[in-house]
Order: sequence, then structure tokens, then C1' cells
RNA sequence: CUCAGUCAAGGGCAAUCCCCCGGUGGGGGAGCGCAAAGCCACGGGGCCGUGAGGCCAGCCGAGCCGCCUGA
Repeated sequence: CUCAGUCAAGGGCAAUCCCCCGGUGGGGGAGCGCAAAGCCACGGGGCCGUGAGGCCAGCCGAGCCGCCUGA
């Protein structure tokens, strides 16, 4: 650098449910799942809005970046 994710280990994220505070969120517990479920709203898509516009990265793609293990 490329490819792969069968086993192990360490850490990460976390739908959903319950409790508390509270008001579009935070904390605690359990936990479906994720190797990009990390970043980004650029293209498609979805949602809200009369509209301007906003939201969704756990819908798909583009771009950027990246942990562990093995070959």
C1' cells in the first nucleotide's frame, strides 16, 4: 500500500424499551444492530413548511478521513 472480516482482545457508536429530570433534549439501566451507524446535505430519496427555507448521515450514492485482527 492492497485485499478480507472466520476467531480473539481493547475501545467506539447505538435503534428500541423502562426510569428520572425535562421539553423536540439530557442522565441512568437493558439492548436490535453497525467496520465507517465517523465527517460532509454534493446528487437521488424521505419528512416539516403557503413559501423562503429547514431537518434526516440508523435510506442509497459521491467526496474526505479512520480503529483492531489476519493475509
About this RNA:
Predicted 3D model of a 71-nucleotide RNA (c-di-GMP-I riboswitch aptamer) from an Armatimonadota bacterium. It was read from a public genome assembly, where an Rfam model found it. Its mean pLDDT, the model's own confidence on a scale to 100, is 75. It matches the Rfam family "c-di-GMP-I riboswitch aptamer". Rfam's curators write: GEMM was predicted in a large-scale screen for bacterial structured RNA regulatory elements. The source organism's lineage runs through Bacteria, Bacillati and Armatimonadota.